[in-house]
């Protein structure tokens, strides 16, 4: 100090963070949206801070004080 195998576990699901909860994935992994247009490269263009739910923050729109 590299390699393998195990354990324990952890890590991810288009923008933060926490609890729950669902799928995945095991480091050569899971994951990295959609819709035109050009063709496969680029431009233009939507919608969400979740896979889901609640809850904090940001960021839009409307209304009252």
């Nucleotide at each position: 100090u590299g390699a393998u195998g195990c354990a324990c576990a952890g890590g991810c699901a288009a923008u933060g963070a926490g609890g729950u909860u669902u799928g995945c994935c095991u480091u050569u992994a899971a994951c990295c949206a959609c819709c035109u247009g050009u063709u496969u490269u680029c431009a233009g263009g939507u919608u969400g801070a979740u896979g889901a739910c609640c809850u904090c923050u940001a960021c839009g729109a409307a209304g009252a004080a």

A computed fold for a 65-nucleotide RNA from a Deltaproteobacteria bacterium, annotated as Fluoride riboswitch aptamer (crcB RNA motif).
The coordinates come from a structure-prediction model, not an experiment, and the mean pLDDT is 78.
The sequence was found by an Rfam model in a public genome assembly.